RNA sequence: AGAGUUUGAUCCUGGCUCAGGAUGAACGCUGGCGGUAUGCCUAAUACAUGCAAGUCGAACGCAUUGUCCCAUUGAAGCAUGACGUGCUUGCACUGAGUGUGGAUUUGGAUUUGCAAUGAGUGGCGAACGGGUGAGUAACACGUAGGUAACCUACCUCUAAGUUUGGAAUAACUAUUAGAAAUGAUAGCUAAUACCGGAUAACAUAUUUUGUCGCAUGACAGAAUAUUGAAAGGCGCUUUUAAGCGUUGCUUGGAGAUGGACCUGCGGUGCAUUAGCUAGUAGGUAAGGUAACGGCUUACCUAGGCAAUGAUGCAUAGCCGAGCUGAGAGGCUGAACGGCCACAAUGGAACUGAGACACGGUCCGUACUCCUACGGGAGGCAGCAGUAGGGAAUUUUUCGCAAUGGACGAAAGUCUGACGGAGCAAUACCGCGUGUGGGAUGAAUGUUUUCGGACUGUAAACCACUGUUGUAGGGGAAGAAAAAAUAAAUUAGGAAAUGAAUUUAUAUUGACGGUACCCUGCCAGAAAGCGACGGCUAACUACGUGCCAGCAGCCGCGGUAACACGUAGGUCGCGAGCGUUAUCCGGAAUUAUUGGGCGUAAAGAGUUCGUAGGUGGCCAAGCAAGUCUUGUGUGAAAGCCAACAGCUUAACUGUUGAACUGCAUAAGAUACUACUUGGCUAGAAUUUAGGAGAGGAAACUGGAAUUUCCAUGUGUAGCGGUGGAAUGCGUAGAUAUAUGGAGGAACACCAAUAGCGAAGGCAGGUUUCUGGACUAACAUUGACACUAAGGAACGAAAGCGUGGGUAGCAAACAGGAUUAGAUACCCUGGUAGUCCACGCCGUAAACGAUGGGUAUUAGAUAUCGGGAGAGAAUCUCGGUGCCGCAGCUAACGCAUUAAAUACCCCGCCUGGGGAGUACGACCACAAGGUUGAAACUCAAAGGAAUUGACGGGGACCCGCACAAGUGGUGGAGCAUGUAGUUUAAUUCGAGGAUACGCGAAGAACCUUACCAAAACUUGACAUCCUCAGCAAAGCUAUGGAAACAUAGUGGAGGUUAUCUGAGUGACAGGUGGUGCACGGUUGUCGUCAGCUCGUGUCGUGAGAUGUUGGGCUAAGUCCCGCAACGAGCGCAACCCUUAUCUUUAGUUGCUAACAUUUAGUUGAGGACUCUAGAGAGACUGCCGUUGAUAAAACGGAGGAAGGUGGGGAUGACGUCAAAUCAUCAUGCCCCUUAUGUUUUGGGCUACAUACGUGCAACAAUGGCUAAUACAACGAGCUGCUAAACCGUAAGGUCAUGCGAAUCUCUUAAAAUUAGUCUAAGUUCGGAUUGAGGUCUGCAACUCGACCUCAUGAAGUCGGAAUCACUAGUAAUCCCGGGUCAGCAUACCGGGGUGAAUACGUUCUCGGGUCUUGUACACACCGCCCGUCACACCACGAAAGUUUAUAACAUCCAAAGUCGUUGCUUUAACCUUCGGGAGAGGCGCGCCUAAGGUGGGAUAAAUGAUUGGGGUGAAGUCGUAACAAGGUAGCCGU
Repeated sequence: AGAGUUUGAUCCUGGCUCAGGAUGAACGCUGGCGGUAUGCCUAAUACAUGCAAGUCGAACGCAUUGUCCCAUUGAAGCAUGACGUGCUUGCACUGAGUGUGGAUUUGGAUUUGCAAUGAGUGGCGAACGGGUGAGUAACACGUAGGUAACCUACCUCUAAGUUUGGAAUAACUAUUAGAAAUGAUAGCUAAUACCGGAUAACAUAUUUUGUCGCAUGACAGAAUAUUGAAAGGCGCUUUUAAGCGUUGCUUGGAGAUGGACCUGCGGUGCAUUAGCUAGUAGGUAAGGUAACGGCUUACCUAGGCAAUGAUGCAUAGCCGAGCUGAGAGGCUGAACGGCCACAAUGGAACUGAGACACGGUCCGUACUCCUACGGGAGGCAGCAGUAGGGAAUUUUUCGCAAUGGACGAAAGUCUGACGGAGCAAUACCGCGUGUGGGAUGAAUGUUUUCGGACUGUAAACCACUGUUGUAGGGGAAGAAAAAAUAAAUUAGGAAAUGAAUUUAUAUUGACGGUACCCUGCCAGAAAGCGACGGCUAACUACGUGCCAGCAGCCGCGGUAACACGUAGGUCGCGAGCGUUAUCCGGAAUUAUUGGGCGUAAAGAGUUCGUAGGUGGCCAAGCAAGUCUUGUGUGAAAGCCAACAGCUUAACUGUUGAACUGCAUAAGAUACUACUUGGCUAGAAUUUAGGAGAGGAAACUGGAAUUUCCAUGUGUAGCGGUGGAAUGCGUAGAUAUAUGGAGGAACACCAAUAGCGAAGGCAGGUUUCUGGACUAACAUUGACACUAAGGAACGAAAGCGUGGGUAGCAAACAGGAUUAGAUACCCUGGUAGUCCACGCCGUAAACGAUGGGUAUUAGAUAUCGGGAGAGAAUCUCGGUGCCGCAGCUAACGCAUUAAAUACCCCGCCUGGGGAGUACGACCACAAGGUUGAAACUCAAAGGAAUUGACGGGGACCCGCACAAGUGGUGGAGCAUGUAGUUUAAUUCGAGGAUACGCGAAGAACCUUACCAAAACUUGACAUCCUCAGCAAAGCUAUGGAAACAUAGUGGAGGUUAUCUGAGUGACAGGUGGUGCACGGUUGUCGUCAGCUCGUGUCGUGAGAUGUUGGGCUAAGUCCCGCAACGAGCGCAACCCUUAUCUUUAGUUGCUAACAUUUAGUUGAGGACUCUAGAGAGACUGCCGUUGAUAAAACGGAGGAAGGUGGGGAUGACGUCAAAUCAUCAUGCCCCUUAUGUUUUGGGCUACAUACGUGCAACAAUGGCUAAUACAACGAGCUGCUAAACCGUAAGGUCAUGCGAAUCUCUUAAAAUUAGUCUAAGUUCGGAUUGAGGUCUGCAACUCGACCUCAUGAAGUCGGAAUCACUAGUAAUCCCGGGUCAGCAUACCGGGGUGAAUACGUUCUCGGGUCUUGUACACACCGCCCGUCACACCACGAAAGUUUAUAACAUCCAAAGUCGUUGCUUUAACCUUCGGGAGAGGCGCGCCUAAGGUGGGAUAAAUGAUUGGGGUGAAGUCGUAACAAGGUAGCCGU
């Protein structure tokens, strides 16, 4: 950084898709270790069990226990050591007694001291810490400010004080209620619990002075009034009076911390939510609060918010930050940190410094649990854990050792905060699964062109290492520094305690015997996942056969799949790898940076104008925007940089930078804004002109067509069409003449013209009226531009009311056309078209081009003015065309911009669904405006290119038509095909380009088919082994034959050419695939085309050349030209034929000379002929035309004249054209058969249909007789003469010839003569009968020919269709190949020998140019709609159900507040009666939940119904694309 995908190809537009990164993830396969993090995203669902908030005896009274105290008892241990024993003779052992010691027992005491436990009173804490994100669109959060409108326990500093009294109560005891929870009554008692009095201002209130400020006010001072506490606890000293220290407490001041309130700005979707609001907005007064305030109440005013989006609905905790991105942005809000909100659900207050309180209270509700049925208990969104839900998220662990917190003087206690461990590849990071050598390139596997290649130095094998692992050992390592105790010192003090500092001492670890270290041992225990058609790195085989399946997009799979599945190999990553989901990116695909709107999506139909946005020149002021500098803040963490600590990294620490923001102070003043003053170039006005289908109304005109009416003339038709018919007409039409009526529209002028905002505007006159333009002075002085909402205008059609109606004409009717024809065509015809008034508000309302201003080459035409004597020319405004720069994807635009810039508005964001649904607004209706989604596709689209096509155009050619000749199609037969039949009728060929084709010849063979019978290494090839006196042939027997058996035979062979047997490799296959192929062939087409190099043009596909003007059979040639050349084709070269020359004359020829029946023989080369070599023809010559060209026309000469005739020769390519059955061949298939052999049958069948032919229908003929003239060819398994026989086919005998010699071989038509005389015949010959001939093993199925007899159809052929342009058609015979035999077919040969062509309108085919195209498989194309079927989502729908938020009303718990009632009452007062104060009950206001009611909104569902979408081969038509066969399209 891009890539794939629309097309035959191209450029563009435009969507879809991919490659990257990320995650609190999940799923699949796999899994060695460690470190660091992270771990219910769903049900704010319900919760068993345990724990998560206590602590203080230095506040207090008790209970229990211990200690202490007195008396009593007197254990163990220790010391001493009598007696005794042993011997080493001064030691050891034993251990009575004594002493010490004080365990233990019992009793007492316990007022006081010490200690522990328990509950209670009291204090502090429990408002922190921990969890969750339901609610919340809000001052909730963020940021910056404000409080002169506030509070703050504990803490710090500071000032002053700490005085004097009193009454209770829990615990406890007794009695008592209850199952329990929990109480009731009576009595006793303490306090740092509670209540009085004194004292005091700097506190509070009032008054007042001074100073200051920012409006309310703040600070300092004075006066008056009011208000407080615990003689407490602990310690030390002591002269017993008290003092000191400390800790608490009270009242002030200050700070710190934490909170409260207010304000600016900021961050969301819907306008298919447009109006909302009644304590609502403000004021006065009062209440209330820590405090301001409609916070609350009473009264007064009627305001307040909103298009800069109020209100409503939906969604959502906010931020630091995280992910991504070049950035700007976009998305997110787990973990960590800040704030907020919540604690089953709803409401409420109490206590307190702080709560309206997660582990507090009260009430309502739902749920769960206990119960003795009377009544009670509970709240894991704390840590673990359970159930449920879900794709999915951990242990009912250890410890307070550290950090932090609560309480305490402290020790310490508590702490699921926290520190750790456990589980999980969930993420990031690190390590390993070995290293070096090792070729015979082992084996295996895969593949193969069978040679090999790959796996692959990979393995084996040798040597080495030990991270990790395992075993043993070390490791009280580090994590720990403190507090505490003791001592010392210092300041102060009368001293002591105490305080501060220093030193010493011993103690404390959950993790954990962990990290780490050392040693031993073995390569041992440790690799998978995905992909391999392109994008995208990596290919082969087999299996499968549009099946199974794959697929992110394009797309793979229908018998040779690099795309499916498997295997081998390869590529990528690696303890992971893939998939899925989501976000950003790529996507400039919402475009601020950074897009567009003529034709791709997109300019509103037009104008006016409000808000808004933008705005001319000169100056002054100001300083809001803007710019500069400073200050404050922007928490920490994170990101970034440097350095550092864990072996490294992840991770962590320190420092720095950054946080682009906000606020504030000072300054600058170019620009913008604002204020002020001026100017005239924008804009507007006055004056004078001319132009115009500008608008409205009234009046009016003539021509003409038509129609109607009247009358005259006149007679049979008119009208209409492609052709007809309906229709009109003898009741007199049409036609014609005259007169009249009526409506609509306005010829010529007229234009490429003019006017208007657009729609639109056309006879004439008059009236009223709008706008533009020009000229010249003057005036105003920015008054301007645009324009959301809004308003007005707005073709046609349509609607309403009333008129009018000539023509035209939806609907409708009839006639045609047609398969149908609800159409096109024709005859009629009503709304409507016209007028008046009122609606509608849309058009392809188009220049598919919004408005304004300025700038930027020209040429030309034209309209309206002006300057100029005139002309030339100049100038202002409009309307066109051409064209440069520039722009554009291209087409094109181009001073009338789609160029260059600025301002404002409107609109677009893939195609379809759909301008549809729902909602709203408008409309009389029709309908209009606004305007989605689900679902579905990978395209839809623009411009241009090359082709192809057109019932588009132009030109040209061809037996293409026309002009002719002869046929086919009808009959008979031959032959091929289809179909049918069959055991088999083998197979192929199928419009042209299959069908007398493969087949140049099926009786057997051929033969591939069928039936039957046989063989299995085979009929044929190669190799191996063994055997052989072979094999072949002949004979016999059996048999249908193959074959089998037996015999005979004996050239050559003995190192096996042969035969037999055996074995397996293999043979064999006319089995499949011509859509795997080679080769060959057909066809367009012997048509004139098809291309290339270089250059040039174009972004490109491509174009140019090759087009154009002529000419040609021809892309043949000439000329011109951004082309110049070249190649394959054309032509020529080749063969043949026509003329001549020359050479050569045998088997050919014969003029002359001889000769003969005969060129027969001499002879000859002259002629014919043969076959070699040459010549000849080139538009060369002349004339005319033409551009002086090419060339055409005519002529001469010539055998031949304009490629002389014919042939061979077939460009690039098209048809997946034909052929696997000529041959060759890949792959597949068969292998006692799909091979091989044999006999017989079949390919020859026969209701039918088609093609190609033969021969006819007769007189241009048939028959009979006579009689002329060819050429090409063939021949030894052959052609066969002559002669004889036979009616003949043919036979017999026999001759010549391997052929210019002999033979086939008489050519026939023609000609001559005769006959037949129009008839199914003397035409025609089918069919059939009989008899023969020939070939051949064999003519039955199934040959050909001959003779005699038979004698069918057929009298020239419907629609339609074929061939042929000269030695051609037609007609007549001859030969050859195949072949034993069989020819109407095929290939050749000659004989006789025409007609016609005006011409290119039409048919067919082809070529060139051009045009249109929605075609490119290319018109046999593409493609539309209904109907039928299946599926999908959506709308409507009688309704039904649920939820939400309000409103009205009823009832009203707990509770605060209030309360002229009732009741109870320790402290204070009292005159002793009572009072003050307090509690309870009742009542009142408010009020949660609940009930009722009618509406609103949202959702779900609903018989049926509507259109829409999708779906290889359904039905009906053919609407569109070409002039799409009626040009298409838009509105109605």
Small-subunit ribosomal RNA from an uncultured Bacillota bacterium, 1532 nucleotides, folded computationally. It matches the Rfam family "Bacterial small subunit ribosomal RNA". Its family is annotated with structural constituent of ribosome and ribosome in the Gene Ontology.